The prediction has a mean pLDDT of 76. This is a predicted structure of a 390-nucleotide RNA (Bacterial RNase P class A) from a soil metagenome. RNAcentral holds the sequence, with entries from MGnify.
RNA sequence: GACCGGACGGUCGCUGUCGCCUUCACCGGCGGCAGAGGAAAGUCCGAACUCCGCAGAGCAGUGUGCCGGAUAACGUCCGGGAGGUCCCGGCUUGCCGGGAUCGACGGAAAGUGCCACAGAAAACAUACCGCCCCGGUUUGCCGGGGUAAGGGUGAAAAGGUGCGGUAAGAGCGCACCGCCCGUUGAGUAAUCAACGGGGCAGGGCAAACCCCACACGGAGCAAGACCAAAUAGGGGAGGAGUCCCGGCUUGCCGGGACGCGUGCCGGCUCGGCGCGCCCAACUUCCGGGUAGGUCGCUAGAGCCGUUCAGCGAUGGGCGGCCCAGAGGAAUGACCGUCCCGCCCGCAAGGCUUCGCGCCGCGAGGGCGGACAGAAUUCGGCUUACAGGUC
Numbered sequence: 001g002a003c004c005g006g007a008c009g010g011u012c013g014c015u016g017u018c019g020c021c022u023u024c025a026c027c028g029g030c031g032g033c034a035g036a037g038g039a040a041a042g043u044c045c046g047a048a049c050u051c052c053g054c055a056g057a058g059c060a061g062u063g064u065g066c067c068g069g070a071u072a073a074c075g076u077c078c079g080g081g082a083g084g085u086c087c088c089g090g091c092u093u094g095c096c097g098g099g100a101u102c103g104a105c106g107g108a109a110a111g112u113g114c115c116a117c118a119g120a121a122a123a124c125a126u127a128c129c130g131c132c133c134c135g136g137u138u139u140g141c142c143g144g145g146g147u148a149a150g151g152g153u154g155a156a157a158a159g160g161u162g163c164g165g166u167a168a169g170a171g172c173g174c175a176c177c178g179c180c181c182g183u184u185g186a187g188u189a190a191u192c193a194a195c196g197g198g199g200c201a202g203g204g205c206a207a208a209c210c211c212c213a214c215a216c217g218g219a220g221c222a223a224g225a226c227c228a229a230a231u232a233g234g235g236g237a238g239g240a241g242u243c244c245c246g247g248c249u250u251g252c253c254g255g256g257a258c259g260c261g262u263g264c265c266g267g268c269u270c271g272g273c274g275c276g277c278c279c280a281a282c283u284u285c286c287g288g289g290u291a292g293g294u295c296g297c298u299a300g301a302g303c304c305g306u307u308c309a310g311c312g313a314u315g316g317g318c319g320g321c322c323c324a325g326a327g328g329a330a331u332g333a334c335c336g337u338c339c340c341g342c343c344c345g346c347a348a349g350g351c352u353u354c355g356c357g358c359c360g361c362g363a364g365g366g367c368g369g370a371c372a373g374a375a376u377u378c379g380g381c382u383u384a385c386a387g388g389u390c
Base pairs, nucleotide, nucleotide: 001390002389003388004387006338007337008336009335010334011333012332014035015034016033017032018031019030020029021028037371041382042381044380045379046378047377048376049220050219051218052217061216062215063214064213065212066080067079068078069077070076081105083102084101085100086099087098088097089096090095091094106211107210111209112208113205114204115203128151129150130147131146132145133144134143135142136141159177160176161175162174163173164172178200179198180197181196182195183194184193185192186191224295225294226293227292234286235285236284237283238282241258242257243256244255245254246253247252248251259277260276261275262274263273264272265271302321303320304319305318306317307316308315309314339369340368341367342366343365344364346362349359350358351357
C1' cells in the first nucleotide's frame, strides 16, 4: 500500500415483497424470496433532485490559486515542473545522477504593517570585540579616522567560494556558482538549456492587511407534490311574506292589518294567549388548512466479468445481474459445531547449566473476537477499527 473483516446449522422473533387461503374490503393465516458498512460515522468539499428568488452590470462577502489532463462536478484524482528533507551512487568534494517522501506551490520590484528575546544593527543600514592608519601618552591606554575579512548575537545580518589587491579591507578587480535583463532553441504549458550583457540592485512574513486572476443566488427529502376526516372558521343557494302608517341618519328603525309557520289550552275544528317570518336554526354545495394517508423512494454518473484506447486518473464496446427501502425507524436473541487469539492445567516427547528449570504436537477447561450501524441518492476527503492474508 492492497484485500478480508468470523463460517455453518437449529429454535424463537422483526421489516419488506410475491404466491395461496379467508374477507365486500381491511385485518389475519401458511409458504417462498430479500434484508447495513468499509467506514453506513464527521457533515468537511463537490454534484444530482426539489422549492423559492432572479433584466443587466457593479460593490461588498466567501472560496480557489505551478502546468497539463481526468470527471457530471470538486478544495478530489492522474501525469509533469520547480522546491524542501532523507537515502544511495559517482567523481573534479561541492557538484552531478538516481530513488523515496512532503505541500494552500499566484504576487514581497503597487502600498501599509510586523519581525519576540538576544544583538552595534532586523532594513533610510549600522559597529560591541577585532583589524589598520594618524595624534597623544603616566607604556596601562586614550582621542580622531578608515574597514566590515574574522569573532560575537539571532530563526534570519545586506550574495557564496577562491585568487588578486590593499595600511587594513571591501564586487575594489577577476574566475566559477547564484541573481537580474535580453536573445535563441526545446516543450501544449509550467519550465529547462545554451549564449550574450549587468557588479548586484530587491532580507523574511500574504495560514497579516492587501493586489491580481478565476468561480460563486438561497434553502434543503422535516426539499417538495397529491388525496383528505372530526371540530372550529370562510363563501354561495334554499329556508314566507304582502300591504299601510310614522320617524329620520334614505335604507334602516318602530307600529298596525292580513296571511303563514309554530308552542300552550284542547280528543278535533273554530277560538284565545305567546313566539317567529331581519337574523338564525336546519338542509345542501364550494373552498383553504390540520390529523392521517399516498408519492418523492431506490434501475443507478449502478454492480460483476471481459476486451480495446491511454504512462495513468479514466473512458468506450460486448456479455451477464437486480442488490434494504424502514420510518420513531426492521436487519435481532439464544443454543450447538467449527475458526482465530490469549490464559490455566494434563501430558507423549525433547532440551538441560540436573534446579521445585525450559520448550512442547495434541486431549480438556476458561476468557475474548474490534470500530460501528442505512434514513433522498451519488463522487471524494477526513477520522475510528480486535484480528488476519498478500